This is a predicted complex of two RNAs, RNase P RNA and transfer RNA, with 427 nucleotides together. Rfam match: Bacterial RNase P class A. Rfam links the family to the GO terms dimeric ribonuclease P complex, ribonuclease P activity and tRNA processing. Model confidence (mean pLDDT): 77 of 100.
[in-house]
RNA sequence: AAAGCGGGCUCGGUGAUCGCGCUGGGAGGCAGCAGCCUCCGGUGAGGAAAGUCCGGGCUCCACAGGGCAGGAUGCCGGCUAACGGCCGGGCGGGGUGACCCGACGGAUAGCGCCACAGAAAAGAAGACUCCCGGCAAUUCUUUGUCGAGAAAAGCUGAAACGGUGCGGUAAGAGCGCACCAGCGUAUUGGUAACAAUACGGCUUGGCAAGCCCCAUCCGGAGAAAGGGCAAAUAGGGAUACUAUAGGUUGGCCCGACCUGUAUCCGGGUUGCCUGAGAAGAGACGUGCGGCAACGUACGUCCAAGAUAAAUGACCACCCACGACAGAACCCGGCUUAUAGGCCCACUUUACUG
RNA sequence: CGGGUCGUGGCUCAGCUUGGUAGAGCGCUGCGUUCGGGACGCAGAGGCCGCUGGUUCAAAUCCAGUCGACCCGA
Numbered sequence: 001a002a003a004g005c006g007g008g009c010u011c012g013g014u015g016a017u018c019g020c021g022c023u024g025g026g027a028g029g030c031a032g033c034a035g036c037c038u039c040c041g042g043u044g045a046g047g048a049a050a051g052u053c054c055g056g057g058c059u060c061c062a063c064a065g066g067g068c069a070g071g072a073u074g075c076c077g078g079c080u081a082a083c084g085g086c087c088g089g090g091c092g093g094g095g096u097g098a099c100c101c102g103a104c105g106g107a108u109a110g111c112g113c114c115a116c117a118g119a120a121a122a123g124a125a126g127a128c129u130c131c132c133g134g135c136a137a138u139u140c141u142u143u144g145u146c147g148a149g150a151a152a153a154g155c156u157g158a159a160a161c162g163g164u165g166c167g168g169u170a171a172g173a174g175c176g177c178a179c180c181a182g183c184g185u186a187u188u189g190g191u192a193a194c195a196a197u198a199c200g201g202c203u204u205g206g207c208a209a210g211c212c213c214c215a216u217c218c219g220g221a222g223a224a225a226g227g228g229c230a231a232a233u234a235g236g237g238a239u240a241c242u243a244u245a246g247g248u249u250g251g252c253c254c255g256a257c258c259u260g261u262a263u264c265c266g267g268g269u270u271g272c273c274u275g276a277g278a279a280g281a282g283a284c285g286u287g288c289g290g291c292a293a294c295g296u297a298c299g300u301c302c303a304a305g306a307u308a309a310a311u312g313a314c315c316a317c318c319c320a321c322g323a324c325a326g327a328a329c330c331c332g333g334c335u336u337a338u339a340g341g342c343c344c345a346c347u348u349u350a351c352u353g
Numbered sequence: 354c355g356g357g358u359c360g361u362g363g364c365u366c367a368g369c370u371u372g373g374u375a376g377a378g379c380g381c382u383g384c385g386u387u388c389g390g391g392a393c394g395c396a397g398a399g400g401c402c403g404c405u406g407g408u409u410c411a412a413a414u415c416c417a418g419u420c421g422a423c424c425c426g427a
Stems, first nucleotide, its partner, number of pairs: 001349004006344005012318004017313002020044005026039005046324001050335002053333005058222004065254004070218005075089005090104001091102004105213002110211002112207003128154001129150002132147006162180006181203001183200007226274004236265006245259004280302001282301008319322001354426007363379004373410001381397005403419005
């Protein structure tokens, strides 16, 4: 210098004018209780505010109780309020490398599936074959048949019951041996996943993002939750069940709690406040503990809050000429969209000193 | 704000549960029939199953993400 890799930050800037939401522990005016208006000041979207995919807070229903069903997660250890998240490690895969990726428990618990082709698709099996022997035939080197042996080679397929080589044999076979893969046992190291070494008998197809098994976790509903005020009022009629009943929590049973309840007909009201924002699992800095995620102590700093819903318009200058995109109860994550700019660490290659 | 269903020829739908060949009706094209048209008969074309990735020997089908359409909820 080029190419790359991991992480962090930023998301046009400055000034002027007009306008919008919220707010003032500012001023003035009207009203003189509530409140309204004007002026002035303060403040006003994001890294994803998005998808609503996970987890929690909060609220109601038992203080969320027992069982079944159902769902989720899935190498090991840790972090956390919790998680399907994060950190560290193991194993497998990719890359020259920095580094990246992995739905990564169990197929000897059981069931199921494996089209076509092929002898055979899972308890191996046997002729399209191979080899030996007997008998028969014969064109004289083959054919047929019977018996015994074999699973190597050929053929099919995505996949054929360990692989390669040597020995062995009539032909063959872990039948024997060496190496390799896998399995089991022991020892050592490690909290563990796992790794290394030794020994053993030789060996067990794939699919669990098919059912399932094992381990762990999960009660349900969601801000239209929930609470308050106001308004309206009416009571009635019909049907069903009546405590072995009905209801309260959206699968079922039990349990707990409540006592008239449910459905239909007909009638009334369908407004406002709160929940809801300045303060919390908050951010930043420093110290300490930890490899890290994170924890802890101290210090400093925090104001979007609408409800038909606010962040805009325009001018001037500058440049790199501006991507994806707009809060709606609140947090922690994940995923998806995204033009560019800046910084730090590292890798490879080339060159120069 | 919360929940659910569905994307397959031009149109309307099967197939997905239990993964191996993508099908039906209408429409379209050609031929026959008719004096001509319709109807009818025969033959044919037209799809990589919304998109992307994964599991698997193999995916419309199973899983994940994403895009779009429709429906429901005081």